[in-house]
């Protein structure tokens, strides 16, 4: 790099350092950001997954030792299914709004190649 399996509505500071942008990709919105953001050291936390430990197994709790995380649901939407509501009425159809669900895709662990 591929690729399997599980997880993603919680949860978590501060200093120092650099200086303009950042939020994974593309788009559209929204947000954060010279009151210093993103990233980088340092310290601290949190606790998804391994790992111990309570205990033999699950299931819970617990420790932080190996990753890993410390804005805002993966920041929300883009794809498919369903539902509701408007556009003179009625039937159907499309369309544009809102909600639900599933996918995708991305990140993470632990394997396997």
């Nucleotide at each position: 790099a591929a690729u399997u399996u599980a997880u993603a509505c919680a949860g978590a500071a501060g200093c120092g350092g650099c200086g303009a942008g950042a939020g994974a990709a593309c788009a559209g919105g929204c947000u954060c950001c010279c009151u210093g953001a993103c990233c980088c050291g340092c310290u601290g936390g949190c606790a998804a997954c391994c790992u111990u430990c309570a205990u033999c197994c699950a299931a819970u709790g617990a420790a932080a030792g190996g990753u890993g995380c410390c804005a805002a649901u993966u920041c929300c939407u883009g794809c498919c299914c369903g539902c509701c509501c408007g556009g003179c009425a009625u039937u159907g159809g499309u369309c544009c709004g809102g909600c639900g669900g599933g996918a995708g895709c991305u990140a993470u662990a632990a394997g396997u190649c």
Predicted 3D model of a 113-nucleotide RNA (SAM riboswitch aptamer (S box leader)) from Hymenobacter lucidus. The source organism's lineage runs through Bacteria, Bacteroidota, Cytophagia, Cytophagales and Hymenobacter. It was read from a public genome assembly, where an Rfam model found it. Its mean pLDDT, the model's own confidence on a scale to 100, is 82. Its Rfam family is "SAM riboswitch aptamer (S box leader)". Gene Ontology term of the family: regulation of gene expression.